A computed fold for a 73-nucleotide RNA from an uncultured Clostridia bacterium, annotated as transfer RNA.

RNA sequence: GCUGCUGUGGCUCAGUCGGUAGAGCACGUCCUUGGUAAGGACGAGGUCGGCGGUUCAAGUCCGCUCAGCAGCU
Numbered sequence: 001g002c003u004g005c006u007g008u009g010g011c012u013c014a015g016u017c018g019g020u021a022g023a024g025c026a027c028g029u030c031c032u033u034g035g036u037a038a039g040g041a042c043g044a045g046g047u048c049g050g051c052g053g054u055u056c057a058a059g060u061c062c063g064c065u066c067a068g069c070a071g072c073u
Base pairs, nucleotide, nucleotide: 001072002071003070004069005068006067007066010025011024012023013022019056027043028042029041030040031039049065050064051063052062053061
């Protein structure tokens, strides 16, 4: 230098054919217990790496770019 893959709550990951962003763990409050753990109910937390484009509508499609990983030269 070229090619491919990955990037989504604090962490690990889903997200179909473009149509209101979800789960588990963690966190907060409450219930339960003599107390802890376990269990249960409810809740908070994300503008989807960044910029732009297409579209009525983009996590999803297109271009550029950043970071990580792998390969090639």

Rfam family: tRNA. Rfam classes the family as a transfer RNA.
The prediction has a mean pLDDT of 80.